[in-house]
Description: A computed fold for a 73-nucleotide RNA from Saccharimonadales bacterium (SeqCode), annotated as transfer RNA. The RNAcentral record of the sequence draws on ENA and MGnify. Rfam family: tRNA. Rfam's curators write: Transfer RNA (tRNA) molecules are approximately 80 nucleotides in length. Model confidence (mean pLDDT): 81 of 100.
RNA sequence: GCCGUCUUAGCUCAGUUGGUAGAGCAGCACUUUCGUAAAGUGAAGGUCCCGAGUUCGACUCUCGGAGACGGCU
Numbered sequence: 001g002c003c004g005u006c007u008u009a010g011c012u013c014a015g016u017u018g019g020u021a022g023a024g025c026a027g028c029a030c031u032u033u034c035g036u037a038a039a040g041u042g043a044a045g046g047u048c049c050c051g052a053g054u055u056c057g058a059c060u061c062u063c064g065g066a067g068a069c070g071g072c073u
């Protein structure tokens, strides 16, 4: 230098013909217990890496940029 994959909650990741952003774990509150753990219930937590474009509507499609990983030279 060229090619490919990835970037979504604190962490690990889902999320499709473009139409309300989710799960598990962690953290918080409550129930239970003499108390703790375990178990159960509930609520909260998001600039979907950044910018632009297309569209009535973009995590999703297009272009550019950034970062991580891998391959080739």
Base pairs, nucleotide, nucleotide: 001072002071003070004069005068006067007066010025011024012023013022019056028042029041030040031039049065050064051063052062053061